Context: one part of a larger RNA
Formats: sequence, C1' cells, structure tokens
RNA sequence: GCCAGGGAGUUCUGAUCAGCGGCGAGGUUAAUUCCUUUAAGGAAGAAGCCGGAGCGAAAGCAACAAGCCCGCACCGUAAGGGAGGGGCGACGUGAGCUCGCGUGAAGUCGCUGGUGGGAGACCCGAAGCCGGUCGAUCUAAUCCUGGGCAGGUUGAAGCCUCGCGAAAGCUGGGUGGAGGACCGAGCAGGUUCUGAUGUGCAAAUCGUUCUGUUGACCUGGGAUUAGGGGUUAAAGGCUAAUCUAGGCCGGUAAUAGCGGGUUCCCCUCGAGACUACCCGCAGGUAGACCUGAGUGGAGGCGUCUGGUGGCGUAGAGAAAUGUAUAGGGUAAGCUAAUCCGAAAGGGUUGGCCCUCUUAACAAACUCCGAAUCUGCCAGAGCCGUAGAAGCUUGGUGCUAGGGGAUCGGGAUAAGCUUGAUCCCCGAGAGGAGAAGAAUCCAGACGAAGGUUAAGGUCCCAAAGUCAUGGUUAAGUGUAAACAAAAGGAUGUUUGUGACCCAAGACAGCUGGGAGGUUGGCUUAGAAGCAGCCAUCCUUAAAAGAGUGCGUAACAGCUCACCCGUCGAGGUCGCAAGCUCUGAAGAUGGACGGGACUAAACCAUGCACCGAUACCUUCGGACACCGAAAGGUGAUUCGGUAGGGGGGCGUGCCGUUGGGGCAGAAGCGUCUUCGAGAGGAGGCGUGGACCCAGCGGUAUCGCGGAUCCUGG
Repeated sequence: GCCAGGGAGUUCUGAUCAGCGGCGAGGUUAAUUCCUUUAAGGAAGAAGCCGGAGCGAAAGCAACAAGCCCGCACCGUAAGGGAGGGGCGACGUGAGCUCGCGUGAAGUCGCUGGUGGGAGACCCGAAGCCGGUCGAUCUAAUCCUGGGCAGGUUGAAGCCUCGCGAAAGCUGGGUGGAGGACCGAGCAGGUUCUGAUGUGCAAAUCGUUCUGUUGACCUGGGAUUAGGGGUUAAAGGCUAAUCUAGGCCGGUAAUAGCGGGUUCCCCUCGAGACUACCCGCAGGUAGACCUGAGUGGAGGCGUCUGGUGGCGUAGAGAAAUGUAUAGGGUAAGCUAAUCCGAAAGGGUUGGCCCUCUUAACAAACUCCGAAUCUGCCAGAGCCGUAGAAGCUUGGUGCUAGGGGAUCGGGAUAAGCUUGAUCCCCGAGAGGAGAAGAAUCCAGACGAAGGUUAAGGUCCCAAAGUCAUGGUUAAGUGUAAACAAAAGGAUGUUUGUGACCCAAGACAGCUGGGAGGUUGGCUUAGAAGCAGCCAUCCUUAAAAGAGUGCGUAACAGCUCACCCGUCGAGGUCGCAAGCUCUGAAGAUGGACGGGACUAAACCAUGCACCGAUACCUUCGGACACCGAAAGGUGAUUCGGUAGGGGGGCGUGCCGUUGGGGCAGAAGCGUCUUCGAGAGGAGGCGUGGACCCAGCGGUAUCGCGGAUCCUGG
C1' cells in the first nucleotide's frame, strides 16, 4: 500500500419552539401502594407544579365578556353583513401624568422533531499539574576492603672530597635518587581527518592521528545518599538508551478558541469574509446577509421620461484668503543723497510701499461651476389577490477574502498598501485566450437536430492558400493584456510649403578663376590662407584683398563665381505611415509548433467554421390552477458554507400474510426495472432457514482520521 472486520452528534436532565394527540378555566400527577395474564400492563395516590390579574421599591391598591369606526377570508343576486385582524375610546396601577406596564378569558399534560444550557457531550490528539510507589547492577560523590603501573631519560636536597678563603662560604669532582618531572607500552582517555559508517558491526561503532601514564592516577568487590530530592573541580552535567525536575500507576475520558476525521440517495432555496462590542486580533456575542413556518391583505420596485428642488466635486477662476515671482506703467505716501532757497518749501536721481497692467498656483481658497448622484410629484414599464410589501418566530453559516474597470490617499514603484461604486472569482461548468480562479463570449434539468457569439478559416486542427486597394524587406511581424524610452536615420511611401528650371535647372565633365597687389600693419619672413586693421577699384562671361590643403616665405592644388557640354526635372523645409537604430544574462529555444514575404500590417467586402448560448422536437422535475383527466409558466430547474423537503437500505420487536430439503440464507454469474440510494428474476453453488405489508425501535450505512485489529 491492498483486503476483511471495527470506527465518530449519543444518553439523562431541566429550558424553548414547531407538529401531532388528550382534557380544557382548568391541566397534570411525583414518591409510594395495590392488582394482574410479569408487561412497552392496569388501578390508586392533589403533596407539588403550571395557568386563571396586574401594577408598584414597598406599604398597598386592583381591570372591557364590547361603546364607536375600518376591514381580509367567507356569506349574500345586490345592498350589505363580517369570525380572525386593525384603529379609537374606556379601565387597573405607578402620589400627578399627555408617559410606562397591564385589561375584551387559553391553558396544561404527553409523544415526536429542531435548537441551545448542565453533564466527557461528535470521535481522536498534547506539552503539562497533583498524589502514591519503584529505582545508585548505568552514572555522580563519599566510605570500607583488595588489585595494577614494560622500558628508557633527567639528576633536587643531603653526604664525601680536590682547590680557594681570616671566616661566612664559594667553586670543581663524586655519591645520592627527589619530582601532581620527561619520553613511551600496558591501562585510562577521545584531539584531528570536521575520514569510514550513517535502513550501521554498533540507538555513539571502525580506522588514522592524538592526550595522560607515581598520581587531584587507574581499577575489582562491598556499602551510603532518591525526585523540588540526591550528587556535581559546575556542563543544567549525571541520577538504568529517560532529566531546566526520573520511571511506573492513579486523579483521567485533565484542558485544547488549535490540527485531523465524521459513513446512503434525490429534490428545492442559497450566503459571508461587512458593522458594533468583548484582554478582542486563529475565538465569541448582537445586527446585516441566507433559509423554514406563520401572520398580513394592497400595494411594491437597483429601470426610463417629464416637472420641481438639493450639492460645491471634475473643470475653471483670481473677486476675498493663502503661496511664489518677473517685466512695464503711474505717481498718493515714507525715505537717502544732492541742488535751489533766509526759511517755509520745491526740484533731480535712487530705494521701500500703495495702486494699475501682463504672466503662475491651492486637499484643508472660491466670483463661478458641470456630468453623475439624490428628495418630492406625475406618467410609462415590470412584479403583485395564483397573495407583493410589512410584521412575528424556528434554524444556521459567516465575521483571514481576492481580482478587473473607473475615481482617489499613501512619493502618478510593486503580483504593494488603504478607500469608494459596479462586475466577477469565491460558490460557475461550457467555448476563446497554446497552457491559465477572476480577460473575452456565455449562466450548464435530460436527449436529439439546427443557428450563431467571442474567436477564427496554409498544415498539426473544424472552416477562404477568398476578393479589391495599399504598406513593410526588417522574419518587422504572424503576441489585446504578455516589454520598451529619450535621442538618431539621403530605408521607403504619402501629403504639403517655398525656391530654381528648355532664356537650359541639379549632378558630372572641358575651360576660365585675372589686374592694381607681395592691400596696410606686424614680423627674420607674413605674398588670399600665424595674427591685427581695412575689405576698395579696374578688365570683364566670371573671378573673395579669398573656402580648404600646402610652403621657412613664395610656388603648387582646390573652392566660391562664370562660359561651354549634357537635356529634365531639381534643391531645401514641414507633417504623417511602415521600417531601422538605441536593445546586454546566465543549460540550447521558441510566433503554441511547423512554417510564412503573406499565412505580416492598414482599409473594404462576401462566405464559412465555431459553445451546455439561441431556436425546434420529445421527456423529467418544480410552482400554481383543477375533484380528476389535464392545463399554465415572457419571467422556473449551476451552486460551496448552510436552511428546508421527500425517500433507499440494515439489525431487532409487535401484528397480518406468505415461501422453504420437489432446496432457505449466503456466495458466483447473467438478465432486467428505477432519476438515484437500490429492487426483481434465471442458472450454478450451498444445505436450513427466509421474505413481504402495516406499525415500532436503534451501538443502523465508511475511503480517508501518520485511525484500531488481523491477513
């Protein structure tokens, strides 16, 4: 891993709600007792409990069996009546009250089901806490009694002695044999290779290397210390492969807001990841959202149009507030210097300020001001008496969300974060996008046939190697999103403007390109061409006091400019399309691939393919109408969490009816019925029990839990 068997919302209690049943202003027994056919039996037993009156803190006081109106169902030919329901009024009480609570009689007992409380409370799972007990054959420390340490080296004190010395003593030679001394086996240890091994030889080993080796040494045997205790040359080490508090058993089914698992079918509706509070942030409770039932009785509505109102956003503006500047004007005020004047005062130039004008801006500016949004009224549309809205009540789930579009905040970073509105994924299949949660098309009851959507039509691969006109030469491209900018291009196409041109343009080629003059200055030199100044005149078809190269300076070459030759367009801008460049990444490599010069791009047109969409036919379910047959559905039938409804199967019990040795159950196989859980039959095997209807009851359905046991 597989197979078989086992394996998880139970039981009691008290509460609440619904359904069903009994009795009903009442309902009901508990313990216990008695009886019997001893059972899921019958009878007795009002103690107690709930209800029948409320209000008030209390003392205490103490209520409509209907006075008026509306009105659903229903009745009625109609008028109308009108249970239940609603609105007034009235009443009790709280000192008063316009306010609060209550009043026009329905409860109670049982059974079944839903849910929550208390209990182990759906099952499994801790680390832990406490108690009792067992351990020092491992190991730590101590005590008692034994054992062990090859060989070699060094040579302390003391002693003897030569020599020196006045002496103390010193020096040399010997003797001696000290040491937590040295080297190194056994023995003890465990440094390095961070070697081998690493389902091992081994739950700590093997090899090499290494440390100590007369000592605080190693070791045998016997004893002692015990769990908040021991022992510790101290590492939280060791205390029997267990130690920041041992093992075992018990309290014990500890607790777990956490993790895993939770067993048959079909039908129907269908969320949330938001708000508030909580030592709250992996959780709860309430509301919103979902669902079931009841009540209610006529309106309701995410749509559109018109009318009438609201707002201060986008934008815009600068009129006030605020911010930051530049130019111009004017000249009211203040001021510096200076001039005139005896003074008052005045003039000129400048600075500051005011003011005007031109030019800038604001989420917390507004003289303005949309689109949207929104209140009310009217109309349209849709839904609704086949019962909408509202209300009451049972049951949940959810409270880690995510993406897209548009508009924002956080630095106009993010597969970023935080908001708003709508849509989608979540919980949504199908088709397209090569592949792909949320991009495009489109919301899947079943079957069959057809038509389209998005997207496509050379081959893989269904459908155009379709048509017309252009563009691209870069494999650009064949990529919606899924890469690229500033800058650059005599790549090419289109448009447009200006100028030149048969009185001959542009390019090429032949020729000329001169004289005054080597202009003046400077300078060794400066002659068109180092530099400075000036830049005229003449001859001319034309020729600069010179465009570049060149020389020491000249020379030389060339250009501007002109004639000739040639014979038709040319030159310079601007704008646009496609293209090129800018353009670097790590295994070899991607338009999905092959490939394509269209099978690329732009524009136009006609066909075709293409989905569970749409249409047609048949069938089913659901909702509603109907006594039924049957009918209606433009608008029903995707679905996670979850709510609701209806069924299948298993064991046992009661009852009724059946089957079986002429072959029960079980097992195998075949056939068949049902939407499904499942059912029925034939044959074989097997060899003694089994099935159905109605009703009851439950240790009732397995693929999962590193599930348990066995194979």

Model confidence (mean pLDDT): 84 of 100. Large-subunit ribosomal RNA, domain II from a Thermoplasmatales archaeon, 711 nucleotides, folded computationally. It matches the Rfam family "Bacterial large subunit ribosomal RNA". Gene Ontology terms of the family: ribosome and structural constituent of ribosome. NCBI's taxonomy places the organism under Archaea, Methanobacteriati, Thermoplasmatota, Thermoplasmata, Thermoplasmatales.